[in-house]
Context: one part of a larger RNA
Molecule: large-subunit ribosomal RNA, domain II
Organism: Candidatus Parcubacteria bacterium
RNA sequence: GCCAACGAGUUUUGGUAUACAGUAGUUUAAUCCCGUUCCGGGAGAAAGCAUAGCGAAAGCGAGUGUUAAAAGCGCGUUUUUUACUGUAUGCCUUAGACCCGAAGCCAAGCGAGCUUGCCAUGGCCAGGGUGAAUUUCCGAGAAAUCGGGAAGGAGGCCCGAACCCGUGAGCCGAGCAAUACUCUGGGAUGAGCUGUGGUAAGGAGUGAAAAGCUAAUCGAGCUUGGUAAUAGCUGGUUCUCCCCGAAAUAGCUUUAGGGCUAGCCUUGCAAAUUUUUUCUGGGGGUAGAGCACUGAAUGGUUUAUCGCGGGUUUUACCCAGGUAAUCCAAUCAAACUCCGAAUACCGGAAAAUUUAUAUUGCAAGAGUCAGAAUAUGAGGGCUAAGCUUCAUACUCGAAAGGGAAACAGCCCAGAUCUUCAUCUAAGGUCCCUAAACUGAGUUAAGUGGGAAAGGAAGUGAUAUUCCUCUGAUAGUUAGGAGGUUAGCUUAGAGGCAGCUAUCCUUUAAAAAGUGCGUAAUAGCUUACUAACUAAGGAGUUUUGCGCCGAAGAUUUAACGGGGCUCAAACUCAGUACCGAAGAUAAGAAUCGUUCGUGCUUCGCACGAGCGGUGGUAGGGGAGCGUCCCUAUUGCAAAGAAGUUUCGUUGUGAAACGGAGUGGAGCAAUAGGGAGUGAGAAUGUUGGC
Numbered sequence: 001g002c003c004a005a006c007g008a009g010u011u012u013u014g015g016u017a018u019a020c021a022g023u024a025g026u027u028u029a030a031u032c033c034c035g036u037u038c039c040g041g042g043a044g045a046a047a048g049c050a051u052a053g054c055g056a057a058a059g060c061g062a063g064u065g066u067u068a069a070a071a072g073c074g075c076g077u078u079u080u081u082u083a084c085u086g087u088a089u090g091c092c093u094u095a096g097a098c099c100c101g102a103a104g105c106c107a108a109g110c111g112a113g114c115u116u117g118c119c120a121u122g123g124c125c126a127g128g129g130u131g132a133a134u135u136u137c138c139g140a141g142a143a144a145u146c147g148g149g150a151a152g153g154a155g156g157c158c159c160g161a162a163c164c165c166g167u168g169a170g171c172c173g174a175g176c177a178a179u180a181c182u183c184u185g186g187g188a189u190g191a192g193c194u195g196u197g198g199u200a201a202g203g204a205g206u207g208a209a210a211a212g213c214u215a216a217u218c219g220a221g222c223u224u225g226g227u228a229a230u231a232g233c234u235g236g237u238u239c240u241c242c243c244c245g246a247a248a249u250a251g252c253u254u255u256a257g258g259g260c261u262a263g264c265c266u267u268g269c270a271a272a273u274u275u276u277u278u279c280u281g282g283g284g285g286u287a288g289a290g291c292a293c294u295g296a297a298u299g300g301u302u303u304a305u306c307g308c309g310g311g312u313u314u315u316a317c318c319c320a321g322g323u324a325a326u327c328c329a330a331u332c333a334a335a336c337u338c339c340g341a342a343u344a345c346c347g348g349a350a351a352a353u354u355u356a357u358a359u360u361g362c363a364a365g366a367g368u369c370a371g372a373a374u375a376u377g378a379g380g381g382c383u384a385a386g387c388u389u390c391a392u393a394c395u396c397g398a399a400a401g402g403g404a405a406a407c408a409g410c411c412c413a414g415a416u417c418u419u420c421a422u423c424u425a426a427g428g429u430c431c432c433u434a435a436a437c438u439g440a441g442u443u444a445a446g447u448g449g450g451a452a453a454g455g456a457a458g459u460g461a462u463a464u465u466c467c468u469c470u471g472a473u474a475g476u477u478a479g480g481a482g483g484u485u486a487g488c489u490u491a492g493a494g495g496c497a498g499c500u501a502u503c504c505u506u507u508a509a510a511a512a513g514u515g516c517g518u519a520a521u522a523g524c525u526u527a528c529u530a531a532c533u534a535a536g537g538a539g540u541u542u543u544g545c546g547c548c549g550a551a552g553a554u555u556u557a558a559c560g561g562g563g564c565u566c567a568a569a570c571u572c573a574g575u576a577c578c579g580a581a582g583a584u585a586a587g588a589a590u591c592g593u594u595c596g597u598g599c600u601u602c603g604c605a606c607g608a609g610c611g612g613u614g615g616u617a618g619g620g621g622a623g624c625g626u627c628c629c630u631a632u633u634g635c636a637a638a639g640a641a642g643u644u645u646c647g648u649u650g651u652g653a654a655a656c657g658g659a660g661u662g663g664a665g666c667a668a669u670a671g672g673g674a675g676u677g678a679g680a681a682u683g684u685u686g687g688c
């Protein structure tokens, strides 16, 4: 991992609702008696519920409480469906309470054959080195004392085996080993090591103290019990079909991943509304707008005032500036408003809608309280986020199908079933790939098929201004001068480093000079003018489509691909077609409803019409199957159950039949009762 078997809403108490049945009072409990003794029958009214309510109560009583009240009001009485009892089912409650799962807490015992400390009694420590005290001998000295030799053999002394330990590294790490092995290392006469026997224990021992050790277990041992501890947490929870179908919100919560009440769902009963459109009547202070208030803020005028500003005619004026106010012009505001919508909301009327029962009330059963994206209006943030918090809508959630290459939340559209039928939606129609053509334009960038500020004689359209046969624009030819090298500055400054000014003259025209150039001149050129030529030229505005701006990480990779250029791109117009589980057509099933017919007139069956039938949590309904019991009817050696395989029937759970195998029990019908359905629980046991 697979296979098989086992494996989870049960039972008790009380309550409540529904369905059915019974009674009009009802039921017995303990206990006792009897019998044909896995059980049955009888006695038993103690007691419970009901028979009368009201009040906090005393209490009164068809009334009573409130109260000063004979008033009002509350709850009752009158009854007819009201009560009670039983059975079944749902839910609540009580218990282990759907099942499995802690770490833990407490009690009683068992442990010191491991290990820690202690006690008693034994044992062990190769060899080598060092050479304390003490004793003694010799010498020096007045002495204190000093020097030298010999003997001696101290020490938590030194080196180093046994023994004890475990420093560093390697190795091992499914090992040789649940701590070993190899090399290396520490102690090795001591607070040494060790044998045997004994002793101290669970909030306790022991501890040269690490919360170490107390039998591979220790921040409280192990075993059993309390015990099915508790688990707002995780996981799991077993047959079928049919009807409806949510929520991820509010308030409160030692509350925030839990709960309670409400909201939203289901079922039943009751009621008579609901919804939409139009008209009509309302309140509002948002969008917008505005500056009349409150504030913000720009420029200017006027007035007042201030003063270590600058000028002066010197104590006054002018210029500049600050503050405040007035006026003018132009602005801004969620917490400004002289104004002010559209929507939305509330009331009324009419119409439509009644298969949208959508609405409301009561009762019973829930689930939900982590939501997500998209669009729009806002707050937070960076007018960041697949960000976050609200509001409105929608989809997903709980929704399959078609489109968007692929793609919960986008676009279209809501799957009862069948069909090799038809029509469409979004989106498409060259090939992959179902279906296309026509007309008029645009684009040349493969733009299309990613991007900004900004940039540009790209190109199409539009509007408008100016010049133009009295000759425009471009081109060609010629001129482009004089005062003068203007003045200043400068080494120089001659149109052309820089500063100032920018006149006059001759002219068809010619700047105190547009650019290049020189050290400065020179030289070339332009403006400007004439001639030649000949018909359009120059600028601006708005706008369509393009261009540049444009650098990335696995592989072209920013059309899904191929490929596409009067298009297979873009714009406008038209007509076809394709395209979905949508609609239609034909048939079938089922649910609801309205009629009709029949019947054993609660209701059921059949027929017709109309409408529905996606679905998670969840509610409701109807069934299938397993085991046992009761009753009835049956089957079986001419072959039961089981099992293998084939076929038929049913929407399905399943049922029936044939053949084989098997060799002794089994089924149907009507009821009853459950240890009643497995694929998941790191499920349990067995097998492979």
Base pairs, nucleotide, nucleotide: 001688002687003686004685005684006683011095014092015091016090017089018088019087020086021085022084023083024082025049026048027047031043032042033041034040035039053060054059063075064074065073066072098236099235101233105226106225107224108223109222110221116200117199118198119197120196121195122194123193124192125190127159128158129157130155134151135150136149137148138147139146140145163187164186165185168183169182170181202218204214205213206212239623240622241621242620243619244618249262250261251260252259253258263368264367265365266364267363268362269361270360271359273358275352276351277350278349279348280347281346282345288339289337290336294333295332296331298329299328300327302325303324304323305322306321309319310318311317312316371396372395374393375392376391377390378389379388380387401412402411403410416588417587418586419585421584422583423582427578428577429576430562431561432560436575437574438573439572440571441570442569448564454548455547458545459544460543461542463540464539465538466537467536475532476531477530478529479528481505482504483503486500487499488498511526515524516523589613590612591611592610593609594608595607596606597605598604599603624677626674627673628672629671630670631669632668633667634666635665642661643660644659645658646657647656648655649654